[in-house]
This is a predicted structure of a 392-nucleotide RNA (Bacterial RNase P class A). It matches the Rfam family "Bacterial RNase P class A". By type it is a ribozyme. Rfam links the family to the GO terms dimeric ribonuclease P complex, ribonuclease P activity and tRNA processing.
């Protein structure tokens, strides 16, 4: 200088006027409380999604179980967590660094589409391997046989290679056997070798056999077991029998957590030309049952009493709290000292112009507080590391 990793920090500046929610000081008016001036304050890294955890309120609660629901390598941290640290194991990058639903498949069930002989039972034979055996077809070798060649001999002939006999097994030819190769058929051995598949019952390499196999020997993987370091999760050794398929994001097993609602919780005051209870007067009345009387029921007025509906208070915002140091801690985190006080509406404020300036401003808006996590974001700044090129 390029490329690249991980990590902080910002979210247009700055000034003027107008406004709007809360606070706090003065005045003025007042029964409650209004009106007015003035100061001084008022969104966010995600206020978001509402997924985890918590804290705070109310109910329910003796302990235990079952069911359901979460979490799930291991050690820490913390209020607590599915977060965060550090750490072990597997993947990916040259690294820097990044990512993982990461217990359990010799506990049991249930699955593995098509393709393939066979998808799990100590399996399975479609191709090839192999060795027996039937059969065919070709070579070698032995053996018979006198059919051909070939000797010997009589005839016939000019002469015979013609004809009759009788010999010969070297050579052709037939025929049996026995080798060996080839085919082709059945049955059996075998799982090295093709084939299929994401995946073939350990890999490689030899030995070994008819062919072959952990049958057998070395080396690697891995499982058991002992052993060494490690709190652990793993990691290294050593020995031992020869191998055990893969999903649990399909039921399941093991460990380990979890009572239920939520601030529209919960408490307080508390109106009426709502309404309820009780006592007390009034008047002996009205109204309704009934043919009439008594009797029952409602009807008035005053005064307690509880509930409670608008409504207004609390809850509300000083907190596991923010920042600045010292301490321990590899870190998350403790902690100690100093210092700061920072929105609080309830139909819901935060926003509207003007002027200078720039890289012309992403995504977005509190509603009880907190702690995580996940989602969305334009650009701009800074810090520390990798890896390559180049100059000293």
């Nucleotide at each position: 200088g390029a490329a690249g990793u991980g990590g902080g920090c910002u979210c247009g500046a700055c000034g003027g006027c107008c406004g709007c929610g809360g606070g706090c000081u003065g005045g003025c008016a007042u029964g409650u409380u209004g009106c007015c001036a003035g100061c001084g304050u008022g969104a966010g890294g995600a206020a978001a999604g509402u997924c985890c955890g918590g804290g705070c309120u109310c109910c329910a609660u003796a302990g235990g179980g079952c069911a359901g629901a979460a979490a799930g390598c291991c050690u820490g941290c913390u209020a607590a967590c599915g977060g965060c640290a550090g750490g072990g194991c597997g993947g990916g990058g040259u690294a820097a660094c990044c990512c993982g639903a990461c217990g359990g498949a010799a506990a049991g069930c249930g699955c593995c589409g098509c393709a393939g002989a066979a998808a799990a039972g100590a399996a399975g034979a479609c191709u090839c391997c192999c060795g027996c055996u039937g059969c065919c077809u070709g070579a070698g070798c032995u053996g018979u046989c006198a059919c051909g060649c070939c000797c010997c001999g009589a005839c016939u002939u000019c002469g015979a290679c013609g004809u009759c006999g009788g010999g010969a097994a070297a050579c052709g030819g037939a025929c049996a056997g026995c080798u060996c190769a080839g085919g082709u058929g059945a049955g059996a051995g075998a799982a090295a070798a093709g084939c299929u598949g994401a995946a073939a019952c350990g890999g490689u390499g030899g030995u070994g056999u008819a062919a072959g196999a952990g049958a057998c020997c070395a080396c690697c993987a891995g499982c058991a077991u002992c052993u060494u370091g490690g709190u652990a999760a793993c990691a290294g050794g050593a020995u031992g029998g020869c191998u055990u398929g893969g999903c649990a994001a399909g039921c399941c097993c093991c460990u380990u957590u979890c009572g239920g609602a939520g601030c529209a919780a919960a408490c307080g005051c508390g109106a009426a030309u709502a309404g309820g209870a009780g006592c007390g007067c009034a008047a002996u009345g009205g109204u309704g049952u009934g043919g009439c009387c008594c009797g029952c029921a409602c009807c008035g007025c005053g005064u307690u009493c509880g509930g409670g509906u608008a409504g207004c208070g609390c809850g509300c915002u000083u907190g596991a709290g923010g920042c600045g140091u010292g301490c321990g801690g590899u870190g998350a985190c403790g902690u100690g000292c100093g210092u700061c006080c920072u929105a609080g509406a309830u139909a819901a404020a935060u926003g509207g112009u003007c002027g200078u300036c720039c890289a012309c401003g992403a995504c977005a808006g509190a509603a009880c507080c907190c702690g995580g996590c996940u989602u969305a974001u334009a650009g701009g700044c800074c810090c520390a590391c990798u890896u390559c090129g180049c100059a000293c």